[in-house]
RNA sequence: CCGCGUGCGGACCGGGAGCCGGGGACCCACCACUUCUGGGGUGAAUCUCUCGCAAGGCGUGUGGCGUUCUCGGGCGUCGUACGAGGAGCGUGAGUAGGGCAAGUCGUGCCCGAACCCGUCAGCUCACCCGGUAGG
Repeated sequence: CCGCGUGCGGACCGGGAGCCGGGGACCCACCACUUCUGGGGUGAAUCUCUCGCAAGGCGUGUGGCGUUCUCGGGCGUCGUACGAGGAGCGUGAGUAGGGCAAGUCGUGCCCGAACCCGUCAGCUCACCCGGUAGG
C1' cells in the first nucleotide's frame, strides 16, 4: 500500500464491540422458469476476437443384430465414414471494471485472479447464519 478484515476482555472462549457478507414476507419485479453446456454467491477481476485441442449429443451415407410388414418399406440398437456446430482447456491480443503515484497539462505504472454453495436462493421488515483473512 491492496483488502471488510480492526480493537477489547476476566483470553483461544457458540466471548463482546466495530466493520463486512449471505439467507429471509407483504408490496414491487420476473411472465414464463429449469432444460444439465443447470443455477447462484464473495470479489474490480466481466465480456469479445485470433489460433490449437476437444467431451457428450445432432445430421447424412453405410454395415451388423432384433422387431414389424401391404414385402416397397418402417422402428429400435450397436459399429463405421464424412459434415456442421460446440460445453470446456490452452495461447495471444483487447475490454467493462479496479488500484497506486504525481499533479491540475491530462499523463505514467500495475491488476483485470482465485475460490465457495450444491440442483437451490429476485427485492425484502422481523428474524436467522457466517467472516474478521491473506498478500